[in-house]
Predicted 3D model of a 76-nucleotide RNA (transfer RNA) from Labedaea rhizosphaerae. It matches the Rfam family "tRNA". It was read from a public genome assembly. NCBI's taxonomy places the organism under Bacteria, Bacillati, Pseudonocardiales, Pseudonocardiaceae, Labedaea. The prediction has a mean pLDDT of 80.
RNA sequence: GCCGGUGUAGCUCAAUUGGCAGAGCACUCGCCUUGUAAGCGAAAGGUUGCGGGUUCGAGUCCCGCCACCGGCUCCA
Numbered sequence: 001g002c003c004g005g006u007g008u009a010g011c012u013c014a015a016u017u018g019g020c021a022g023a024g025c026a027c028u029c030g031c032c033u034u035g036u037a038a039g040c041g042a043a044a045g046g047u048u049g050c051g052g053g054u055u056c057g058a059g060u061c062c063c064g065c066c067a068c069c070g071g072c073u074c075c076a
Stems, first nucleotide, its partner, number of pairs: 001072007010025004019056001028042004049065005
């Protein structure tokens, strides 16, 4: 340099192939308990990697860039 894959909450991952962005764990608060853990409930937490484009509407489609992973090639 070329090809492919991945990027969504603090972490691990969904989102029914374009139609209201979610779950589990963690954190916070409450309930329960003599107390802790466990258990139960609630709240909070998002520039969907970045910038553009298409569309009434984009996490999803198109273009460019960035990061990570894998493969190929060149030079030393």